[in-house]
RNA sequence: GCGGGUCAACGCGAUCGCGGGGGAGGUAUCCCUCGAGGAAAGUCCGGACACCAAAGGGCAAGGCGGUGGGUAACGCCCACCCGGGGAAACCCGCGGGAAAGUGCCACAGAAACACACGGCCGAUGGCGCCCUCGGGCGCACAGGCAAAGGUGAAAUGGUGCGGUAAGAGCGCACCGGCGCCGCGGUGACGCGGCGGCCGGGCAAACCCCGCCCGGUGCAAGGCCAAGCAGGACCGACGACCCGGCCCGGCGAGGUCCAGGUAGGCCGCAGGUCCGCGGAAAACGCGGGCCCUUCGGGGCUCAGGCCCCGUCGAGAUGGAUGGUCGCGCCAGACAGGAUCCGGCUUAGCGACCCGCUAAA
Numbered sequence: 001g002c003g004g005g006u007c008a009a010c011g012c013g014a015u016c017g018c019g020g021g022g023g024a025g026g027u028a029u030c031c032c033u034c035g036a037g038g039a040a041a042g043u044c045c046g047g048a049c050a051c052c053a054a055a056g057g058g059c060a061a062g063g064c065g066g067u068g069g070g071u072a073a074c075g076c077c078c079a080c081c082c083g084g085g086g087a088a089a090c091c092c093g094c095g096g097g098a099a100a101g102u103g104c105c106a107c108a109g110a111a112a113c114a115c116a117c118g119g120c121c122g123a124u125g126g127c128g129c130c131c132u133c134g135g136g137c138g139c140a141c142a143g144g145c146a147a148a149g150g151u152g153a154a155a156u157g158g159u160g161c162g163g164u165a166a167g168a169g170c171g172c173a174c175c176g177g178c179g180c181c182g183c184g185g186u187g188a189c190g191c192g193g194c195g196g197c198c199g200g201g202c203a204a205a206c207c208c209c210g211c212c213c214g215g216u217g218c219a220a221g222g223c224c225a226a227g228c229a230g231g232a233c234c235g236a237c238g239a240c241c242c243g244g245c246c247c248g249g250c251g252a253g254g255u256c257c258a259g260g261u262a263g264g265c266c267g268c269a270g271g272u273c274c275g276c277g278g279a280a281a282a283c284g285c286g287g288g289c290c291c292u293u294c295g296g297g298g299c300u301c302a303g304g305c306c307c308c309g310u311c312g313a314g315a316u317g318g319a320u321g322g323u324c325g326c327g328c329c330a331g332a333c334a335g336g337a338u339c340c341g342g343c344u345u346a347g348c349g350a351c352c353c354g355c356u357a358a359a
């Protein structure tokens, strides 16, 4: 210097509290136990789940875009290819198509798709002069050229030699691109040969090609259900009630139903390592281990150990905090709210592993 990983601010003790679970209880309360993050964040992608919609097909809209693999899936990850940067480790890339079409290319410039400002030539034709009639010289009118100059981010393959009136892939050599063939590779692509084929850039402009894609999100959604109002039936020929029946008493309401408000409940959730598969990694499958709660069984004199099953923050005005003491490197960004896989952003620092070797 480069890459990767782990931890992360407070730790311990005391004390007062808070949310979940369990237990005891004299119903006052008490005891035990668990209790935020690497990003819990942004809500940017992808899924699970839930409800709604939907025969099937198509268009539109939106998204994605080197190749191979991983995955439930992805715009993510791994390996590789190509291009660029670095001495190297390594890093960066919104990386399909510009020869289907349309559009745009500031300023400058003649021209930013066919253009000539200055310039070169004037072989050919034209005009003029000379002439020994073969031709020679001049002009730059027609015309030819794009090499050098100038402008620009960019001027239409590059460099060199030949060639020419001057020039030009016009010809040749090398380099670059494109096409075809052969070989290697699963593939992107690489290597070699042949062919002068040599057409400016932009698709994060429209567009073309290929692939993906129904909508709404846990305030999804499901269950229970007072009171008031509603419906049906019974009831002064005495219902209901007075513990079941009778007598007796009392005296105006009673029973049932559906939807569903308030309200309540559910939805709502352990960690780590190894082996195998795979070139490797991402990843998949299988297994083991550990901490904790509760229950059951077994072993041991006991402390304790083993086996099986089970629990792993889960709030809803929303908990995880306050104070004191000691310690240190003096403490960053920040807190769940359905869950999971990613990405991005924020961030005081500490530690570990691997790699590079120019100064």
Stems, first nucleotide, its partner, number of pairs: 001355007010327007018035007037333001041344002044342005049217004062212004066080005081095001082093004096208002101206002103202003117149001119145003124142002126139005157175006176198002178195007221266004230257005241249002270290008291312001294309006328331001
Annotation:
A computed fold for a 359-nucleotide RNA from Conexibacter sp., annotated as Bacterial RNase P class A. NCBI's taxonomy places the organism under Bacteria, Thermoleophilia, Solirubrobacterales, Conexibacteraceae, Conexibacter. The sequence was found by an Rfam model in a public genome assembly.